Molecule: Lysine riboswitch aptamer
Organism: Ferrimonas senticii DSM 18821
RNA sequence: AGUAUUUGUAGAGGCGCGUUGCCUAUCAGUAACCAGUCGAGGUUGACCCCGAUGACGCUGGCCAAAGGAGUCAACGCCGAAGUGCAAGAGGCGUCAUCCUUUUGUGCUGGGGUGGUCUUUAAUAGGGAUCACACUGUCACGGCUCUAGUCCGUGGAGUGCUACUGAUAUC
Numbered sequence: 001a002g003u004a005u006u007u008g009u010a011g012a013g014g015c016g017c018g019u020u021g022c023c024u025a026u027c028a029g030u031a032a033c034c035a036g037u038c039g040a041g042g043u044u045g046a047c048c049c050c051g052a053u054g055a056c057g058c059u060g061g062c063c064a065a066a067g068g069a070g071u072c073a074a075c076g077c078c079g080a081a082g083u084g085c086a087a088g089a090g091g092c093g094u095c096a097u098c099c100u101u102u103u104g105u106g107c108u109g110g111g112g113u114g115g116u117c118u119u120u121a122a123u124a125g126g127g128a129u130c131a132c133a134c135u136g137u138c139a140c141g142g143c144u145c146u147a148g149u150c151c152g153u154g155g156a157g158u159g160c161u162a163c164u165g166a167u168a169u170c
Base pairs, nucleotide, nucleotide: 002169003168004167005166006165008163009162010161011160014078016077017076018075019074020073021072023070024069033061034060035059036058037057041050042049045095046094047093081108082107083106084105085104086103087102088101089100090099091098109135110134112132113131114130115129116128117127118126119125137155138154139153140152141151142150
């Protein structure tokens, strides 16, 4: 010097991931509210609750918001993050459901297109699953004198690359 194992640091994939903020459209001429009319139920998975002080419905007036989305900007990053299961905490009047969040554990390299299911006001978007090619990486095989490049097959991020330290071998 090389090889194997291992610690630490840094880095790569690209329509890359996530968070926050302003603005914009949608939500929606909807809900709520006001007036008139009608005259007894309305509502929920269940209870509670509302209703002759007129609910529900109809007509007219007036007229939102949240969630989700898009552009831009900033920030944190490359198991970024998403998601299944279990447990804990909080929230909508209560329980369930649902929503937010924490921990443990499993799966997914990444984005795209299409089908099915689901969520949502939504054919937008999200999630799950299947298929298709694309892309990055490594391994194996082939072309190539070698490297490089290219082709084919396959694996998974607990991966890959670079540097450094340690141990062992030589």